[in-house]
């Protein structure tokens, strides 16, 4: 130096965040031929030599370690500005939003010489008192009908007395008319009663409607805009405290991929 079988090494790194540290399952970035299989975040497992069990592939080098060089995904951290939002005070923040008030401005709507506003004058709407009529309830009068076992009447079968007869007597049920009572019906009249009433006399009251007559002679009414004053904190804004969050640039830190370049590095056998 060469073949051939083996160990060791290597079969992914990195951020955060968790840990006394360290890895990992789990989140994020990368990357790749770049392992398999159990278990793990109120964790699993080690101990600076820092996964742990099993099993498997490669292997002595362009592939495995070391020190370097450029590149730089992406992740942390920093105060200051800048944003976004939540809480808590603030009315000697009236800036909008609200509310009021005005004989004030402008529009739209309705109405007005078929007389607007306004005044006097009267009446109703309101409260009561009388009076009327209603209504509702009782009652008289009249008409119908009903109505008495005997203590109403007229008639009185039958039976029943009297009598020699004729006939007469007293009378039950029936039948009829009636008293008393009861029922129905219309008009009339009497009494009583009431949240009845386009009704008539009075007293009352008079804010508000509503309407008559006179007088006057142009606007009244609403509605919204602005505009003047005043009010007042319940929301927005606004100030102040605080709390959770995002972000260009800036400084700062870890950093995978990739990349240049240097060095180191077994064992056994045969040759």
């Nucleotide at each position: 130096c060469c073949a051939u079988a083996c160990c060791a090494g290597c079969c992914g790194g990195g951020a955060a965040a968790g840990u006394a540290g360290c890895g990992g399952c789990g989140u994020c970035c990368u990357g790749u031929a770049a392992c398999c299989u159990g278990a793990a975040a109120u964790c699993c497992g080690c101990u600076a030599u820092a996964g742990c069990a099993g099993g498997g592939g490669u292997c002595a080098a362009u592939u495995c370690c070391c020190c370097u060089u450029a590149u730089g995904a992406g992740g942390g951290a920093u105060g200051a500005a800048u944003u976004u939002u939540g809480u808590g005070c603030g009315g000697u923040c009236a800036g909008c939003u609200c509310c009021g008030c005005c004989u004030a401005u402008c529009u739209g709507c309705g109405u007005g010489u078929u007389g607007a506003c306004a005044a006097a004058c009267g009446g109703g709407u309101c409260u009561u008192g009388c009076g009327c009529a209603a209504u509702c309830a009782g009652u008289c009068c009249u008409a119908c009908g009903u109505g008495a076992a005997c203590c109403a009447u007229g008639u009185c079968a039958g039976g029943c007395g009297g009598g020699g007869a004729a006939c007469c007597g007293a009378g039950c049920a029936g039948c009829a008319u009636u008293a008393a009572g009861c029922g129905u019906a219309u008009u009339g009249g009497c009494u009583g009663a009431u949240g009845u009433g386009c009704c008539g006399c009075g007293a009352g009251g008079g804010c508000g409607c509503c309407u008559g007559u006179u007088u006057c002679g142009a606007g009244c009414g609403u509605a919204g805009a602005u505009g003047a004053c005043g009010g007042g904190a319940a929301g927005c804004g606004c100030g102040u405290a605080u709390g959770a969050g995002g972000u260009g640039a800036a400084u700062u830190u870890c950093g995978a991929u990739u990349u240049c370049g240097g060095g180191g590095u077994g064992u056994a056998u045969g040759g």
Overview
A computed fold for a 271-nucleotide RNA from a Clostridiales bacterium, annotated as Bacterial large signal recognition particle RNA. NCBI's taxonomy places the organism under Bacteria, Bacillati, Bacillota, Clostridia, Eubacteriales. RNAcentral holds the sequence, with entries from ENA. A source record names the gene ffs.